Notes
Predicted 3D model of a 73-nucleotide RNA (transfer RNA) from Papyrocranus congoensis. Rfam family: tRNA. By type it is a transfer RNA. The source organism's lineage runs through Eukaryota, Gnathostomata, Actinopterygii, Osteoglossiformes and Papyrocranus.

Parts: sequence; C1' cells; structure tokens
RNA sequence: GCCCUAGUAGCUUAAAUGUUAAAGCACCGGUCUUGUAAUCCGGAAAUUGAAGGUUGAAACCCCUCCUAGUGCC
Repeated sequence: GCCCUAGUAGCUUAAAUGUUAAAGCACCGGUCUUGUAAUCCGGAAAUUGAAGGUUGAAACCCCUCCUAGUGCC
C1' cells in the first nucleotide's frame, strides 16, 4: 500500500440485508433479612465510531474518513 471483518447502554451481545433499538451482567430504588449476599419487583442509561447522500422512513443501502484486528505484498 491492497483486501476483508468489527465499532450499538459502564461491560458482553441482539435487532431475517429499510418500518418508532432488545436482553444479560453491572448501577439506582424497593422487597426480604438481626445484618450482608441471594431471590423477587420497579427504574435510569445508546440520536448505533464521525460527517454527508438516497428514501415517506436508515443501526441496516451509497460515498468519504477514524479506530481495532486477520490476511496478502
């Protein structure tokens, strides 16, 4: 330098390749306990790596970049 893969909540991952982004752990409040943990109930948290484009509608399609990794030279 070229090709490919990945980037979504604090972390780990979903979301049949277009139709108002979901879960587990963690966190907060409650329940329970003499107390802690566990259990159970509830809650908050992501404008999806960045900026554009297409579309009635984009995490998803197109373009250009950024970051990490595999491969080739």